Predicted 3D model of an 87-nucleotide RNA (Glycine riboswitch aptamer) from uncultured Streptomyces sp. The RNAcentral record of the sequence draws on MGnify. The coordinates come from a structure-prediction model, not an experiment, and the mean pLDDT is 78. Rfam family: Glycine riboswitch aptamer. Gene Ontology term of the family: glycine biosynthetic process. About the family: This family represents the bacterial glycine riboswitch. On this family, see Mandal et al., Science 2004: "A glycine-dependent riboswitch that uses cooperative binding to control gene expression".
RNA sequence: CCGUGCGGGAGAGUCUCCGGUGAAUAUGCCGGAGACGCCGAAGGAGCAAAUCCUCCCCGGAAUCUCUCAGGCCCACGUACCGCACGG
Numbered sequence: 001c002c003g004u005g006c007g008g009g010a011g012a013g014u015c016u017c018c019g020g021u022g023a024a025u026a027u028g029c030c031g032g033a034g035a036c037g038c039c040g041a042a043g044g045a046g047c048a049a050a051u052c053c054u055c056c057c058c059g060g061a062a063u064c065u066c067u068c069a070g071g072c073c074c075a076c077g078u079a080c081c082g083c084a085c086g087g
Base pairs, nucleotide, nucleotide: 001087002086003085004084005083006082007081008080013036014035015034016033017032018031019030020029021028037072038071039070043068044066045065046064051061052060053059
């Protein structure tokens, strides 16, 4: 440095419509669709800003920026951290 296992580990939603369910008078629950919005910690892209590495320039990098992908109940998963094992 790489791989595996275990543990820790976020962020971000409303409205409308349709269908179902249910109660008895819930505008609740589930699914789908649409509109706009939102998140950044798989991956990807970029150094345009800022930051770091350098006295400066150039250059590089990312937890920065963008949001293509992904995600916005929960879950899965996730960068990152710790431990153990193996190479």